[in-house]
RNA sequence: CGAGCCGGCGAGACGAUCGCGGCUGCUUCGGCAGUCGAGGAAAGUCCGGACUCCACAGGGCAUGACGCUGGGUAACUCCCAGGCGGGGCAACCCGACGGCAAGUGCAGCAGAGAGCAGACCGCCGAUGGCACGGAUCCUUCGGAUACGUCGCACAGGUAAGGCUGAAAGGGUGGGGUAAGAGCCCACCAGCAUCUCAGGCGACUGGGGUGGCUAGGCAAACCCCGUCAGGAGCAAGACCGCGCAGGGAUAGGACGGCCCGUCCGCUACGUCCCGGGUAGGUCGCUUGAGACCGUUCGGUAACGGCGGUCCCAGAUAGAUGAUCGUCCAAGACAGGAUCCGGCUUAUUGCCGGCUCGCAAC
Numbered sequence: 001c002g003a004g005c006c007g008g009c010g011a012g013a014c015g016a017u018c019g020c021g022g023c024u025g026c027u028u029c030g031g032c033a034g035u036c037g038a039g040g041a042a043a044g045u046c047c048g049g050a051c052u053c054c055a056c057a058g059g060g061c062a063u064g065a066c067g068c069u070g071g072g073u074a075a076c077u078c079c080c081a082g083g084c085g086g087g088g089c090a091a092c093c094c095g096a097c098g099g100c101a102a103g104u105g106c107a108g109c110a111g112a113g114a115g116c117a118g119a120c121c122g123c124c125g126a127u128g129g130c131a132c133g134g135a136u137c138c139u140u141c142g143g144a145u146a147c148g149u150c151g152c153a154c155a156g157g158u159a160a161g162g163c164u165g166a167a168a169g170g171g172u173g174g175g176g177u178a179a180g181a182g183c184c185c186a187c188c189a190g191c192a193u194c195u196c197a198g199g200c201g202a203c204u205g206g207g208g209u210g211g212c213u214a215g216g217c218a219a220a221c222c223c224c225g226u227c228a229g230g231a232g233c234a235a236g237a238c239c240g241c242g243c244a245g246g247g248a249u250a251g252g253a254c255g256g257c258c259c260g261u262c263c264g265c266u267a268c269g270u271c272c273c274g275g276g277u278a279g280g281u282c283g284c285u286u287g288a289g290a291c292c293g294u295u296c297g298g299u300a301a302c303g304g305c306g307g308u309c310c311c312a313g314a315u316a317g318a319u320g321a322u323c324g325u326c327c328a329a330g331a332c333a334g335g336a337u338c339c340g341g342c343u344u345a346u347u348g349c350c351g352g353c354u355c356g357c358a359a360c
Base pairs, nucleotide, nucleotide: 001356002355003354004353005352006351007350008349009348010347012326013325014324015323016322017321018320020037021036022035023034024033025032026031039332043343044342046341047340048339049338050337051232052231053230054229063228064227065226066225067224068082069081070080071079072078083097084095085094086093087092098223099222103221104220105217106216120162121161122158123157124156127155128154129152130151131149132148133147135145136144137143138142170188171187172186173185174184175183189213191210192209193208194207195206196205197204198203236282237281238280239279245273246272247271248270249269251263252262253261254260289309290308291307292306293305294304296303297302327330
């Protein structure tokens, strides 16, 4: 210098003027002052929870999600550490990573053959057949029998070799055979099983035995295991205009009762009722909270302890505009119940590491 890998930080700054939302205080009720006011993704709404209502004796079915081990967490499909497999020269990265030696099913093109495989080329043709040859036997025409052939390649045998393919049913060597083949044997790979050692475990390393071998796909149905009751802040709670609906209604007060006194009586009026619309209030933001520290525990994720702080809460939805100065010249984009993740979008910078080339 070039190519690459990993981790981290920031998200224009300052000032002036005008404007917007919440809270607090003051107010002459018009406002004024103070203070706070989006993000690393506020996004997609893909997972996991909190919270709320409904349902619920217990259990099961269906459906869905997930699927190596240990740990973290409120919980997770997330995170950390590890195992195994795969990719890369490396730094490092990726993995739905249980089961297809339970069942069912699927597989384009090419190819002879693709699922208890398959004879196209090749090889063989022992055996059977055919041809030829001489021999023996039957009374002749003729036939029979066994034998032979660097015979034929007709039946047939053969999965070693070629060909096609992503994949052709372990690999190498030897024996064996007509030619071949786990047909047999040795070693190796892999599998099943028993066992020893290490590890909490996934798993790793070693030894014995076995049959010689089991193709791929479960992000195909399915089987096994684990988890999940349903709906979601337009959840849900409270108040509740009007209209419609339902009910009471000629007496009442003073008094134990009667008399009496006072008040009231236009029903198209008056009073009451529950459900609930519009609308309003709550839920609503103090929370698995933020930041700092720690000679605390842990490899780490994370947890413990101590300190400081309060950091949007709107409801058609506020957080903006203009100007000036400076710089590295400003990307993607905005809350709507809240929180933990994942994914996607996007800008600038810093640090560490790997490989290559060149120079010293």

Predicted 3D model of a 360-nucleotide RNA (Bacterial RNase P class A) from an Acidimicrobiia bacterium.
It is recorded under the gene name rnpB.
The source organism's lineage runs through Bacteria, Bacillati, Actinomycetota and Acidimicrobiia.
The sequence is in RNAcentral, with records from ENA.